[in-house]
Lysine riboswitch aptamer from uncultured Turicibacter sp., 164 nucleotides, folded computationally. RNAcentral holds the sequence, with entries from MGnify. The coordinates come from a structure-prediction model, not an experiment, and the mean pLDDT is 81. Taxonomically the source falls in Turicibacter (Bacteria, Bacillati, Bacillota, Erysipelotrichia). Its Rfam family is "Lysine riboswitch aptamer". From the family's description: Riboswitches are metabolite binding domains within certain messenger RNAs that serve as precision sensors for their corresponding targets. Gene Ontology term of the family: lysine biosynthetic process.
RNA sequence: GAUAGAGGUGCGGUAAUUAAGAGUACUAUUGAGGAGUGAAGAUGUUGAUGCAAUAGGAAAGGAAUUCUCGCCGAAGCCUAUAAUUGAUACUUUAAGAUUAUAGAGCUGGUGUUAAAUAAAAUAUAUUUAACAUUGUCACGGUUUGAUCAUCGUGGAGAGCUAUC
Numbered sequence: 001g002a003u004a005g006a007g008g009u010g011c012g013g014u015a016a017u018u019a020a021g022a023g024u025a026c027u028a029u030u031g032a033g034g035a036g037u038g039a040a041g042a043u044g045u046u047g048a049u050g051c052a053a054u055a056g057g058a059a060a061g062g063a064a065u066u067c068u069c070g071c072c073g074a075a076g077c078c079u080a081u082a083a084u085u086g087a088u089a090c091u092u093u094a095a096g097a098u099u100a101u102a103g104a105g106c107u108g109g110u111g112u113u114a115a116a117u118a119a120a121a122u123a124u125a126u127u128u129a130a131c132a133u134u135g136u137c138a139c140g141g142u143u144u145g146a147u148c149a150u151c152g153u154g155g156a157g158a159g160c161u162a163u164c
Base pairs, nucleotide, nucleotide: 001164002163003162004161005160008072010071011070012069013068015066016065017064018063026056027055028054029053030052031051036043038093039092040091041090075107076106077105078103079102080101081100082099083098084097085096108134109133110132111131112130113129114128115127116126117125118124136155137154138153139152140151141150142149
């Protein structure tokens, strides 16, 4: 340097089903009311945003389960750039969101708790911190003829093991 592997409630994607989203948004009618936005324009007293009643009435993102596919920096996050979308029924902008590329930037994996952010949500996800657990390597101790095993401390995946 190449190839192949291991960690385990292991990681991620598609599809189907299900619950929730929600009797919400939205539409129509009637009534009361009287000037609106994240920012600007247009429009609007020939009645705005919003409110009440009646009748109708969604969807997306996210989640669980199952099958299946791809894998073990799997993957996630952060930063920068670009594109798309984007807070009233319209236009522009914009918080935010999504996708792609780049970065030897951060994190070995899983779980629990707390906080922050996102979300309709007490679901869930992400980040940070603490604790627990687990795999791997190094160092030291016990044990053994030696290995295995076991205890303690520490490191990180640019790692570890095997073969060439």